RNAcentral holds the sequence, with entries from Rfam and Ribocentre. Predicted 3D model of a 102-nucleotide RNA (Purine riboswitch aptamer) from Anoxybacillus sp. B7M1. Of the family's consensus pairs, 100% are formed in the model. Its Rfam family is "Purine riboswitch aptamer". On this family, see Batey et al., Nature 2004: "Structure of a natural guanine-responsive riboswitch complexed with the metabolite hypoxanthine". The source organism's lineage runs through Bacteria, Bacillota, Bacilli, Caryophanales and Anoxybacillus. The same sequence occurs in records of 2 taxa. Model confidence (mean pLDDT): 81 of 100.
RNA sequence: ACGAAUAUUGUCAAAAUGCGUCGUAUAAUCUCGGGGAUAUGGCCUGAGAGUCUCUACCAAGCUACCGUAAAUAGCUUGACUACGGGGUAUAAUGAAGGAGAA
Numbered sequence: 001a002c003g004a005a006u007a008u009u010g011u012c013a014a015a016a017u018g019c020g021u022c023g024u025a026u027a028a029u030c031u032c033g034g035g036g037a038u039a040u041g042g043c044c045u046g047a048g049a050g051u052c053u054c055u056a057c058c059a060a061g062c063u064a065c066c067g068u069a070a071a072u073a074g075c076u077u078g079a080c081u082a083c084g085g086g087g088u089a090u091a092a093u094g095a096a097g098g099a100g101a102a
Stems, first nucleotide, its partner, number of pairs: 011095003016090004021085005026056001029049007041066002050057001058078007
């Protein structure tokens, strides 16, 4: 571009859900029991507290400290979950109109 077939059209609002974002909660924290490692190590497990809160309570790294013992400390970065706000995607549904036909 041609041909064929099929079909009413967009607008506004919007439940709900997804995504990402912000806020609140909690400090991804603290207390304790049992076990374990030992400078090439510094973990495993259970209970409790903490939130107007369900769940979670870890990972990696850096620094220090502990002279071989039973104990870790400080810091950095990274989530999930609950609720709420606004954004966005899809959109049930609703509203208002337009066109055509009878």